[in-house]
Context: one part of a larger RNA
RNA sequence: UUGGGUUUAAAGGGUCCGUAGGCGGAUUUUUAAGUCAGUGGUGAAAGCCCGCAGCUCAACUGUGGAAUUGCCUUUGAUACUGGGAAUCUUGAGUGUGCGUGAAGUAGGCGGAAUGUGUCAUGUAGCGGUGAAAUGCAUAGAUAUGACACAGAACACCGAUUGCGAAGGCAGCUUACUAAAGCACUACUGACGCUGAGGGACGAAAGCGUGGGGAGCGAACAGGAUUAGACACCCUGGUAGUCCACGCCGUAAACGAUGAUUACUCGCUGUCGGCGAUAUACGGUCGGCGGCCAAGCGAAAGCGUUAAGUAAUCCACCUGGGGAGUACGAUCGCAAGAUUGAAACUC
Numbered sequence: 001u002u003g004g005g006u007u008u009a010a011a012g013g014g015u016c017c018g019u020a021g022g023c024g025g026a027u028u029u030u031u032a033a034g035u036c037a038g039u040g041g042u043g044a045a046a047g048c049c050c051g052c053a054g055c056u057c058a059a060c061u062g063u064g065g066a067a068u069u070g071c072c073u074u075u076g077a078u079a080c081u082g083g084g085a086a087u088c089u090u091g092a093g094u095g096u097g098c099g100u101g102a103a104g105u106a107g108g109c110g111g112a113a114u115g116u117g118u119c120a121u122g123u124a125g126c127g128g129u130g131a132a133a134u135g136c137a138u139a140g141a142u143a144u145g146a147c148a149c150a151g152a153a154c155a156c157c158g159a160u161u162g163c164g165a166a167g168g169c170a171g172c173u174u175a176c177u178a179a180a181g182c183a184c185u186a187c188u189g190a191c192g193c194u195g196a197g198g199g200a201c202g203a204a205a206g207c208g209u210g211g212g213g214a215g216c217g218a219a220c221a222g223g224a225u226u227a228g229a230c231a232c233c234c235u236g237g238u239a240g241u242c243c244a245c246g247c248c249g250u251a252a253a254c255g256a257u258g259a260u261u262a263c264u265c266g267c268u269g270u271c272g273g274c275g276a277u278a279u280a281c282g283g284u285c286g287g288c289g290g291c292c293a294a295g296c297g298a299a300a301g302c303g304u305u306a307a308g309u310a311a312u313c314c315a316c317c318u319g320g321g322g323a324g325u326a327c328g329a330u331c332g333c334a335a336g337a338u339u340g341a342a343a344c345u346c
Base pairs, nucleotide, nucleotide: 004317005316006315007300008299012314014201015200016199017198021194022193023192025088026087027086028085029084030083031082033081034080035077036076037075038074040072041071042070049065050064051063052062053061054060091191092188093187094186095184096183097182098181103177104176105175106174107173108172109171110154114150115149116148117147118146119145120144121143125136126135162169163168206247207246208245209244210243211242215241216240220236221235222234223233258313259312260311261310262309263308266291267290268289269288270287271286272285273284274283275281295302296301319346320345321344328339329338330337331336
């Protein structure tokens, strides 16, 4: 490099948008760049291959042919690909109407619980555990009641539910924003798919500045346990968790399964529309689940939501360790991230 692969053996980029590029629906016509056929030129000689000949044979040599799969010229062919022109509606998009959803951003509001404070009742314990102790408490705790304040999270509904590109999203409500779906088929007429670089978004932790700080709680302290206990258990508790703005750019970012399109037996649950003879349906469109046939698979399993049958484009893999390390470069305030070897060794 070719062949072969990427759910679990090495291997799908965290996700989307999109540049170049690659690929691209139906019909007619034109062109003839690719493509195909022929002609001419060239493709040195030697060598290789084939035939014949010369040294007694052979090696060797001579001679003729073939080959040189290529390039250029020119004449044709026009199915396919490409270019030009015209048309089309199935792909794609727009329009009108409809309802649905924890989709996003900003604001307002709510109750339960927790903690704290004040007041009141009230007295000796409370708390915690396997058992205890540290801790709190006669300076009146725990418990009960009233009032006030604070921050964070939203019980039930709640689901194998829904929405979102992914990360993710859950009290109620308002405003703004986005997407998908269905119905009608009115409009545009291939406007499409993928996407190296690039851009945007991207859990948690962490970082910077300023707030906030109830509960929880790395670090830390104490009490236990234990042979020890730098742990598990208990009492405290700082950063953090929360908000605003700015960084970071990583996760078992998982369906460990890239995106798009077409095709291929069935059964069943559920969500949102539409239709119907309307609680009742063997209806229809779109989504999310469960079980199986064929087929696939090393098997486990997958199975119209494919890991089946095909096509286009991108990404990635090539024995284990060394190593996601070193060096260099880019990014970052830092932490570090991205890119990413070799010697050596088995």

Predicted 3D model of a 346-nucleotide part of an RNA (small-subunit ribosomal RNA, central domain) from an uncultured bacterium. The prediction has a mean pLDDT of 88. The RNAcentral record of the full RNA draws on Greengenes.